[in-house]
Predicted 3D model of a 73-nucleotide RNA (Glycine riboswitch aptamer) from a chicken gut metagenome. Model confidence (mean pLDDT): 78 of 100. Rfam family: Glycine riboswitch aptamer. Rfam links the family to the GO term glycine biosynthetic process. The RNAcentral record of the sequence draws on MGnify.
């Protein structure tokens, strides 16, 4: 360094419109708006960063996730 396993935070499961399923409750998708997070990655700093920016990403769950531990090569 790579692979596997375990742990792993933060922030609206928001508002409006359209379409579809359903007897209904209600669910899903698409578009737009405002608010917000920072721990993949990326940018910035003499250098570096878990600092900062928020381009991407994310704001129920799932997934992902810096970082830490274990095993193998």
């Nucleotide at each position: 360094a790579u692979u596997c396993c375990g742990g792993g935070a933060g922030a609206g499961a928001u508002c409006c419109g359209g379409c579809g399923g359903c007897a209904a409750c209600u669910c899903g998708c698409c578009g737009g708006g405002c608010g917000c997070c920072g721990a993949a990655g990326g940018g910035g700093c003499a250098g570096a960063a878990a600092c900062u920016c928020u381009c991407a990403g994310g704001c129920a769950a799932a997934a992902g996730a810096a970082c830490c531990g274990g095993a193998a090569u």